[in-house]
Background: Predicted 3D model of an 84-nucleotide RNA (c-di-GMP-I riboswitch aptamer) from a Gammaproteobacteria bacterium. The sequence was found by an Rfam model in a public genome assembly. It matches the Rfam family "c-di-GMP-I riboswitch aptamer". Rfam describes the family as follows. GEMM was predicted in a large-scale screen for bacterial structured RNA regulatory elements. NCBI's taxonomy places the organism under Bacteria, Pseudomonadati, Pseudomonadota, Gammaproteobacteria. Its mean pLDDT, the model's own confidence on a scale to 100, is 88.
RNA sequence: GACUGAAAAAGGCAAACCCGCCGAAAGGCGGGGACGCAAAGCCACCGGUCUUCGGGACGUUCCCAUGACAGCGGGGUUGCCAGG
Numbered sequence: 001g002a003c004u005g006a007a008a009a010a011g012g013c014a015a016a017c018c019c020g021c022c023g024a025a026a027g028g029c030g031g032g033g034a035c036g037c038a039a040a041g042c043c044a045c046c047g048g049u050c051u052u053c054g055g056g057a058c059g060u061u062c063c064c065a066u067g068a069c070a071g072c073g074g075g076g077u078u079g080c081c082a083g084g
Base pairs, nucleotide, nucleotide: 003083004082005081012037013036017032018031019030020029021028022027035071041077042076043075045074046073047072048069049068050067054064055063056062057061
C1' cells in the first nucleotide's frame, strides 16, 4: 500500500411508522423508533428518479429545474477496525 470483509473488538449511522417545525410540492431538520448499512461519511460531476410554486405549450393533458434524492447506479474525495 492495491485489495478483501468470514470472525473479533471499539464504536457509528438509522428505513418504515408516529410527533413537532420548515417547504407550493418532492423533500428536509429535530425527537421517538430500527428495516437494514463497511462508507447508509461528504460532493448533484454523469446517468436515473421524484416534485412543479412559477414559466411554456394551445390545454381537462403535456413540457421545463433554478427545487430535491448520496439508503438507485457510476464517478470523485476523506476515513475506523481486522486481514493483507